[in-house]
RNA sequence: GCCCGUGUAGCUUAGUGGCAAAGCAGCGGUUUCGUAAACCGUAGACGGAGGUUCGAUUCCUCCCAUGGGCUCCG
Numbered sequence: 001g002c003c004c005g006u007g008u009a010g011c012u013u014a015g016u017g018g019c020a021a022a023g024c025a026g027c028g029g030u031u032u033c034g035u036a037a038a039c040c041g042u043a044g045a046c047g048g049a050g051g052u053u054c055g056a057u058u059c060c061u062c063c064c065a066u067g068g069g070c071u072c073c074g
Base pairs, nucleotide, nucleotide: 001070002069003068004067005066006065007064010024011023012022013021018054026042027041028040029039030038047063048062049061050060051059
């Protein structure tokens, strides 16, 4: 330099054009003499910028980060 993949909550993963979901962690509560566990409740996210579309987390382009492969021809 070229090619391919990945990027969603603090962490690990779903989802796929029309409301963004779960587990763990966090916070509050119930319970307990107290802690933990259990149960109930609760807050929190689509890497950035454009484009297409009535509508984009999803499709397209560029950029950024990260992982892998190639480094062949002239």

The prediction has a mean pLDDT of 82. A computed fold for a 74-nucleotide RNA from Candidatus Yanofskybacteria bacterium RIFCSPLOWO2_01_FULL_49_25, annotated as transfer RNA. The sequence is in RNAcentral, with records from ENA. The source organism's lineage runs through Bacteria, Bacteria candidate phyla and Candidatus Yanofskyibacteriota.